[in-house]
RNA sequence: CCUCCUGUCGUCCAACGGCCAGGACACCCGGCUGAUAACCGGGAAACGAAGGUUCAACUCCUUCCAGGAGGA
Numbered sequence: 001c002c003u004c005c006u007g008u009c010g011u012c013c014a015a016c017g018g019c020c021a022g023g024a025c026a027c028c029c030g031g032c033u034g035a036u037a038a039c040c041g042g043g044a045a046a047c048g049a050a051g052g053u054u055c056a057a058c059u060c061c062u063u064c065c066a067g068g069a070g071g072a
Stems, first nucleotide, its partner, number of pairs: 001071007010025004018055001027043005048064005
């Protein structure tokens, strides 16, 4: 320098262009218990950044940023 992959709650993963962005663990509140754990109910919390396309973008396009793989 070139090519490709990845980036979403605290962590690990989902989401035919159309939902209130979902799940597990963790966390908080309540229930249960003599108490703790487990279990049950509820809750908070996220789309790497900026543009573009579109009626509508986590999703498509462009440029950056970060991480990784391969090739020179």
Molecule: transfer RNA
Organism: Myxococcales bacterium